[in-house]
RNA sequence: AUCAGAGUAGGAAAUAAAGCGUUAAGUGUCGCUGGGAUGGGAUGUUGCCCGCGAACGAAAGAUUGUUUAGGCAAUUUGCGGUUUUGUUUCUGCAUUCGCUGCA
Numbered sequence: 001a002u003c004a005g006a007g008u009a010g011g012a013a014a015u016a017a018a019g020c021g022u023u024a025a026g027u028g029u030c031g032c033u034g035g036g037a038u039g040g041g042a043u044g045u046u047g048c049c050c051g052c053g054a055a056c057g058a059a060a061g062a063u064u065g066u067u068u069a070g071g072c073a074a075u076u077u078g079c080g081g082u083u084u085u086g087u088u089u090c091u092g093c094a095u096u097c098g099c100u101g102c103a
Stems, first nucleotide, its partner, number of pairs: 003101003010091010020080003029054004034050003040097005060077007
């Protein structure tokens, strides 16, 4: 040299804990000449995150205390394509240089 391989952002499932909402935030969908981060380096696509806008859109109960009552508070069972973190499994860079293995 050649050949082979590893590694990102992230995604899916299971599980544990702590939250948030249930007075509807969040999640999901669509849009934008918008912004950002993305194997160890460089360039960059899909994808991802953020911002703004639009449409759509939901599950509540029990007990106790208090109150004339409406209501309020606490605990608890649910619900939400809910958030964060931990663990396990699976999946996961196009080109080039680098890295590991072979020699």
Molecule: THF (Tetrahydrofolate) riboswitch aptamer
Organism: Carnobacterium sp. AT7